[in-house]
RNA sequence: GGAAAGUGCACCUAGGGUUCCGCGCAACAGCGGGCUGGUCCGAGUGGUGCAGGCGCUUGGCGCUACACCGGAGGGAUAAAAGCCCAGGCGGG
Numbered sequence: 001g002g003a004a005a006g007u008g009c010a011c012c013u014a015g016g017g018u019u020c021c022g023c024g025c026a027a028c029a030g031c032g033g034g035c036u037g038g039u040c041c042g043a044g045u046g047g048u049g050c051a052g053g054c055g056c057u058u059g060g061c062g063c064u065a066c067a068c069c070g071g072a073g074g075g076a077u078a079a080a081a082g083c084c085c086a087g088g089c090g091g092g
Base pairs, nucleotide, nucleotide: 007051008050009049010048011047012046015041016040020038021037022035023032024031025030052064053063054062055061056060066087068091069090070089073085074084075083
């Protein structure tokens, strides 16, 4: 000075909003997430499980590491986000 290859899925959580339900206002339509909630979205650096990969003494068992700090921008969906771009970018 350079380098990600750091697996996938499901359920859940932190978190997130407002299509639908509920709730409130209004009572024709509608409005409100500066409404606890149900549905919904949801973590690389949160949890659990399954699968995959590797190893072994083939019984199954073991390993699958690490991931600090900071801002801005864009995208999807009804909408937003710790979602996706992105373990990107800058710093250490």
The RNA shown here (Guanidine-I riboswitch aptamer) has 92 nucleotides and comes from Firmicutes bacterium UBA7523. Rfam family: Guanidine-I riboswitch aptamer. The literature on the family includes a 2021 paper in RNA by Trachman RJ 3rd and Ferre-D'Amare, "An uncommon [K(+)(Mg(2+))2] metal ion triad imparts stability and selectivity to the Guanidine-I riboswitch". The prediction has a mean pLDDT of 88.